A computed fold for an 80-nucleotide RNA from Roseibium sp. RKSG952, annotated as transfer RNA. NCBI's taxonomy places the organism under Bacteria, Pseudomonadati, Pseudomonadota, Stappiaceae, Roseibium. Rfam family: tRNA. Rfam classes the family as a transfer RNA. Rfam links the family to the GO term triplet codon-amino acid adaptor activity. The prediction has a mean pLDDT of 81.
RNA sequence: GCGGAUGUGGUGAAAUAGGUAAACGCACCGGACUUAAAAUUCGGCGCCUCGGCUUGCGGGUUCGAGUCCCGCCAUCCGCA
Repeated sequence: GCGGAUGUGGUGAAAUAGGUAAACGCACCGGACUUAAAAUUCGGCGCCUCGGCUUGCGGGUUCGAGUCCCGCCAUCCGCA
C1' cells in the first nucleotide's frame, strides 16, 4: 500500500428484508436480611438548559438509519 472483519451505557453484549436503541448478564449505588459481613433478595443506575440529545467520528439517502451509501479513525486477520 491492497483486501476482509469488528466498533452499541462503566463492562460483556442483544436488536439481522430500515420502524420503541440498549433486552439479558456483570460491575457499581441504596434498602431488607445479619452482632457484623458474605450469600440471597428488592429497587436504582448515559448527558444536559426537561425538552431534547446519544450506536467510533463526519457527511448522504429516506417519512424514518445501530442497520443502506461515501469519507475518515481505531483494533484484529490476510496479501504484497